The RNA shown here (Guanidine-I riboswitch aptamer) has 122 nucleotides and comes from a Burkholderiales bacterium. The sequence was found by an Rfam model in a public genome assembly. The prediction has a mean pLDDT of 83. The source organism's lineage runs through Bacteria, Pseudomonadati, Pseudomonadota, Betaproteobacteria and Burkholderiales.
[in-house]
RNA sequence: UCUGAUGCCGGCUAGGGUUCCGAGGUCCGCUCGCGCGGGCCUGUCUGGUCCGAGAGCCGGCGGCCAUGAACGGUCCUGACGGUCCGAUCGCGGCUCCACGGAGGGACAAAAGCCCGGGAGGC
Numbered sequence: 001u002c003u004g005a006u007g008c009c010g011g012c013u014a015g016g017g018u019u020c021c022g023a024g025g026u027c028c029g030c031u032c033g034c035g036c037g038g039g040c041c042u043g044u045c046u047g048g049u050c051c052g053a054g055a056g057c058c059g060g061c062g063g064c065c066a067u068g069a070a071c072g073g074u075c076c077u078g079a080c081g082g083u084c085c086g087a088u089c090g091c092g093g094c095u096c097c098a099c100g101g102a103g104g105g106a107c108a109a110a111a112g113c114c115c116g117g118g119a120g121g122c
Stems, first nucleotide, its partner, number of pairs: 007061006015051002020048002022045001023042008062095004067090003071086003075082002097117001099120001103115003
């Protein structure tokens, strides 16, 4: 300097805001009252819905390695059988490492989401 691989999906969580639900405040209307309906405000409102990790967790698939069984093929053998390769069905193992802004983007909005294993640093 070049090439290949280090993968994908689902669930959950850290975290996130405020479209919807709820909660609180306030105003208007209705009710004898309890309360009901609507408008506006509040996420420095615990919550439900929702978003959600490359460097978080769990699982599945895929991939790699090794192995068992039977099958097919190359080569070796007089034969038994052996060697290598391929696909099939099982068992097991591996799938590493990873400091990181600002700024911008989407959805209602924000974020550890996306830009991004980026810029930068070691």